The RNA shown here (Bacterial RNase P class A) has 373 nucleotides and comes from a Gemmatimonadota bacterium. The RNAcentral record of the sequence draws on ENA. A source record names the gene rnpB. Rfam family: Bacterial RNase P class A. By type it is a ribozyme.
[in-house]
């Protein structure tokens, strides 16, 4: 330098022009009043999953606690987050370095529970094969004492070594011992208490303690912090129709019921109808797209991000439009014929995460080939 493979980190992502036929929305115009004409605009990096966090809206709500759910090293960012940035610690790769990848990473000296199989023993301490047998025991050296020797199928000591296991009551070495053992010592590890550095997580070092505290909280649990519910079919407005309810009008006579609690009379009230209010079904309007908005520059900050300035407006339908066909180009592979151009589509909005995807370009890693030193 070339080719291929991987990763998916970054960018870009059926692109441009034309013709015909259509769809949705805005604006302007026309009229025969629900259609026509003109013009402009019309999906994404994930619009997806609906997994987290918010805005907005309605409902609920003194305060505190219980229950329930979530989060969990430290610092920062943010409207907020389980997200992002930086740092610490741990594990792995690498050489133990430089560097990189990954991480449910509070507490196992509050309590409960569990630790399969194997193994003697899984937290209680113990001893399967071993090692020793100092001490005591037995035997022998004529007897006793002492001493010496022997016995391991005597008591006992031990936890070196082996074995089981994911894990066996610190590790390595020296001393020590009958054999051993933190039994003693050195170093490493651990615990406690100061000191130093750091905002902190934490790190370093000192002194003391022979070591007490096996693992599991993605088992219950404990600790700290956070959390009301439902969702644009939220909600608001207008309002044909209909029922309840309210008001006004309601001539004269009779009947019925009520005021009316012995009966009768008088008096008053009610009904039918009309109009109005009310109510809110159909329907319509709104919420609705200018927003924690995007791009560029600059300043602060390691960064996430923030401040300031300039510029821009980019679908808003209402069960769902953004389409189809043809022509010429465009990108990649191939001499050519030809082949390839993915995943996928808004439904109130925004910040994240996750998942899907490749014709390409860049970055990174690996393999092969060629050339140069």
């Nucleotide at each position: 330098g070339g080719a291929g493979c991987g990763u998916g980190g970054c960018g870009a992502g059926u692109g441009a022009g034309g013709a015909u036929c259509g769809c949705c929305g805005g604006c302007g115009g026309g009229c025969u009043c629900g259609c026509c004409c003109g013009u402009c605009g019309g999906a994404g990096g994930a619009a997806a999953g609906u997994c987290c966090g918010a805005g907005c809206u309605c409902c609920a709500c003194a305060g505190g606690g219980c229950a329930g759910g979530g989060u969990g090293c430290c610092g920062g960012g943010u409207a907020a987050c389980g997200c992002c940035c930086g740092g610490g610690c741990g594990u792995c790769c690498g050489a133990c370095g430089a560097g990189g990848a990954c991480g449910a990473c509070g507490g196992a000296a509050a309590g409960u529970g569990c630790c399969a199989c194997a193994g003697a023993a899984a937290g209680c301490a113990u001893a399967c094969c071993g090692c020793c047998g100092a001490u005591g025991g037995c035997c022998g050296c004529c007897c006793c004492g002492c001493g010496c020797g022997g016995c391991a199928a005597c008591a006992g000591g031990u936890a070196a070594g082996g074995g089981u296991g994911a894990a066996a009551g610190g590790g390595u070495g020296c001393g020590g011992u009958a054999a051993g053992a933190g039994c003693g010592c050195a170093c490493c590890g651990g615990g406690c208490u100061g000191c130093u550095g750091g905002u902190a997580a934490c790190a370093g070092g000192a002194g003391c303690c022979g070591c007490a505290c096996g693992g599991c909280a993605a088992a219950c649990c404990c600790c700290a912090c956070c959390c009301g519910g439902a969702g644009c079919a939220a909600g608001g407005c207008c309002a044909a129709a209909u029922a309840a309810g309210g008001g006004a009008c309601g001539a004269g006579g009779g009947g019925c019921g009520g005021c009316c609690c012995g009966c009768c009379c008088c008096g008053c009230c009610g009904g039918a109808g009309u109009c109005c209010c009310g109510g809110g079904u159909a329907g319509g309007c709104u919420g609705c797209u200018c927003g924690a908005g995007g791009c560029c520059g600059u300043c602060g900050g390691u960064a996430a991000c923030g401040g300031c300035g300039g510029c821009c407006c980019u679908a808003g339908a209402g069960g769902a439009a953004u389409g189809a066909u043809c022509c010429u180009c465009c990108c990649c592979c191939g001499c050519g014929a030809g082949g390839g151009g993915a995943c996928a589509g808004a439904a109130c909005u925004c910040g994240g995460c996750u998942u899907a995807u490749u014709c390409c370009g860049c970055g990174c890693g690996c393999u092969c080939c060629a050339u140069u030193u």